[in-house]
């Protein structure tokens, strides 16, 4: 030091302030948030989990699966800095990325400790 195994532990954020209205944190203005690997640091590439839809011997299997441009600097950025954009399951309920909820769940996945092999 790489690899396998085991256990445990960690593992998703945000409507403040206005306005219409019987009723809105769902309409409007404005505000505000950004999961996990990889790469030049990334909600936007590439891949992956999650929700969703179908099947199912209830172990899993298959489908789906948002959204970005200019300019700058550099060997190198769709990743940094500048400047404007754009996107977000279902179910509830005055139409929800941000409220309640399945969920005190589950996962990419990350740490640590311990045996084993190189």
């Nucleotide at each position: 030091u790489u690899g396998a195994a085991u256990u445990u532990u960690c593992g998703g954020g945000g409507c403040a302030g206005g306005g219409u209205g019987c009723a809105a944190u769902u309409c409007c203005c404005u505000a505000c948030u950004g999961g996990c690997g990889g790469u030049a640091c990334a909600g936007u590439c590439c891949g992956c989990g999650a929700a969703c839809c179908g099947c199912u011997u209830c172990g899993g299997c298959g489908g789906c699966c948002g959204a970005c441009c200019c300019g700058g600097u550099g060997c190198a950025a769709c990743u940094c800095c500048g400047g404007g954009a754009c996107c977000a399951a279902c179910a509830g309920u005055a139409u929800a990325g941000u409220c309640u909820g399945g969920a005190u769940g589950g996962a990419a996945g990350a740490a640590a400790c311990u045996u084993c092999a190189a």

Predicted 3D model of a 118-nucleotide RNA (FMN riboswitch aptamer (RFN element)). Its mean pLDDT, the model's own confidence on a scale to 100, is 86.